The part of an RNA shown here (small-subunit ribosomal RNA, 3' major domain) has 480 nucleotides and comes from an uncultured prokaryote. Its mean pLDDT, the model's own confidence on a scale to 100, is 83. It matches the Rfam family "Bacterial small subunit ribosomal RNA". The RNAcentral record of the full RNA draws on ENA.
[in-house]
Context: one part of a larger RNA
RNA sequence: UGACGGGGACCCGCACAAGCGGUGGAGCAUGUUGUUUAAUUCGAAGCAACGCGAAAAACCUUACCUGCCCUUGACAUGUAGCUUGGGGCUUUCAGAGAUGAUCGCUUUCGGUUCGGCCGGGGAGUGAAUAGGUGCUGCAUGGCUGUCGUCAGCUCGUGUCGUGAGAUGUUAGGUUAAGUCCUGCAACGAGCGCAACCCUUAUCGUAUGUUGCCAUCAGGUUAUGCUGGGAACUCAUGCGAGACUGCCGGUGAUAAGCCGGAGGAAGGCGGGGACGACGUCAAGUGAUCAUGGCCCUUACGGGUUGGGCUACAAACGUGCUACAAUGGCAGUGACAAUGGGCAGCUACCUCGCGAGAGGGUGCUAAUCUCCAAACGUUAUCUCAGUUCGGAUUGUUCUCUGCAACUCGAGAGCAUGAAGUUGGAAUCGCUAGUAAUCGUGCAUCAGCAUGUCACGGUGAAUACGUUCCAGGGUCUUGUACA
Numbered sequence: 001u002g003a004c005g006g007g008g009a010c011c012c013g014c015a016c017a018a019g020c021g022g023u024g025g026a027g028c029a030u031g032u033u034g035u036u037u038a039a040u041u042c043g044a045a046g047c048a049a050c051g052c053g054a055a056a057a058a059c060c061u062u063a064c065c066u067g068c069c070c071u072u073g074a075c076a077u078g079u080a081g082c083u084u085g086g087g088g089c090u091u092u093c094a095g096a097g098a099u100g101a102u103c104g105c106u107u108u109c110g111g112u113u114c115g116g117c118c119g120g121g122g123a124g125u126g127a128a129u130a131g132g133u134g135c136u137g138c139a140u141g142g143c144u145g146u147c148g149u150c151a152g153c154u155c156g157u158g159u160c161g162u163g164a165g166a167u168g169u170u171a172g173g174u175u176a177a178g179u180c181c182u183g184c185a186a187c188g189a190g191c192g193c194a195a196c197c198c199u200u201a202u203c204g205u206a207u208g209u210u211g212c213c214a215u216c217a218g219g220u221u222a223u224g225c226u227g228g229g230a231a232c233u234c235a236u237g238c239g240a241g242a243c244u245g246c247c248g249g250u251g252a253u254a255a256g257c258c259g260g261a262g263g264a265a266g267g268c269g270g271g272g273a274c275g276a277c278g279u280c281a282a283g284u285g286a287u288c289a290u291g292g293c294c295c296u297u298a299c300g301g302g303u304u305g306g307g308c309u310a311c312a313a314a315c316g317u318g319c320u321a322c323a324a325u326g327g328c329a330g331u332g333a334c335a336a337u338g339g340g341c342a343g344c345u346a347c348c349u350c351g352c353g354a355g356a357g358g359g360u361g362c363u364a365a366u367c368u369c370c371a372a373a374c375g376u377u378a379u380c381u382c383a384g385u386u387c388g389g390a391u392u393g394u395u396c397u398c399u400g401c402a403a404c405u406c407g408a409g410a411g412c413a414u415g416a417a418g419u420u421g422g423a424a425u426c427g428c429u430a431g432u433a434a435u436c437g438u439g440c441a442u443c444a445g446c447a448u449g450u451c452a453c454g455g456u457g458a459a460u461a462c463g464u465u466c467c468a469g470g471g472u473c474u475u476g477u478a479c480a
Base pairs, nucleotide, nucleotide: 001480002479003477004476005475007474008473009472010471011470012469015464016463019428020427021426022425023424026320027319028318029317030316031315032314033313034311035310042053043052064306065305067303068302069301070300073129077128079126080125083122084120086107087106088105089104092101093100094099110118111117131295132294134293135292136291140289141288142284143283144282145280147278152191153190154189155188156187157186158167159166160165171182172181173180197272198271199270200269202240203239204238205237206236207235208234212229213228216227217226218225243266246260247259248258249257250256322421326380327379329377330376331375332374338369339368340367343362344361347358348357349356350355387418392413393412394411395410396409397408398407434456435455436454437453438452439451
């Protein structure tokens, strides 16, 4: 100087407390361990692995296993000689296919000094080499997680100390903040903090189409439908606005804090992007790159089928419930973000339905995908039920070469556990929790996951004694 302490002082945050809703019990989905297996490919491991890499495992993906094949190779760059282009479509046979053999058609390559001279292509042979999701993340780059959006981490000069070092950065206040003020052997500076960026909340102004419709007129069963309008909403630019600026109190006359006015917004207005020096030999050799090591008729390459989907058990994360603040049936409304041409599909017909057949508009503020909780009417009356929907049978639909292993959906029948969950444990402070649906990516098909969007919309916070974590100062230490 650090680190540590079942030492001390001060401070902070959903850390506790105060509340609301869960998990832990049930069924299912999903990930992991374990076991099994020819293979169940590999990685991730307290927080910070476990709906994680994977924003989609039927084939492909795919790295694993089985069988069958290839060996200058599926791919790249030269080189030597030989040959000459080649490409597209196609018949038949063997085969699981890869592949091997075979029939036919079509078009026949540029420059040209008309010389197989130059360029380009193909097959086989040889030699360089290709290839490896093989090993090492404890040889590495890059990227990422974490402490932590915590308020810290340092430097120059000066001063002090024999020196390691100290000072500054400590102290008194204050702040979300090493934020600012005052003092001080310190004076300054850098990386962080904050601000500059995006978005959201208010207003002005400009522009009005595909958006809007207050006023005027026309028309319709109805609709901004038409003429028209530029007010409103909205869209897109450019500006204004918030700064403790104003008033009072308090404080050390400071920084600030408390209350008030005005204001759409008030003391960082809400949210995002942004992550200091460093820590964990943290993670990643399977994104990529890369040193070293290893394989080279195989640890490389192609292909068929299988596996990654197994199932005594255990754990994590979720979904659906156990019901009346509810279920079921009819009926009436109101969003936003986004997507759409091998696409989204209005509308009509058929089907109980998933869907099918016609068919219209839209390369989109133009057309389209497009709500649910909620309101209202009726019914059920506390039951393992008109709750709950697992499981199973059966008939179908769709995607796709192909749904057996192993897809999603619909109809009918079946109707399991479950009556609010032990010890324990998680999230959340406001448009938040809870609850309701919607959209995108991936994608032929497949979402209870992920990422976003809006609708409805709470309760509680006395406080910092305690639990765990972090920061500053201080103290002890036989630790470095």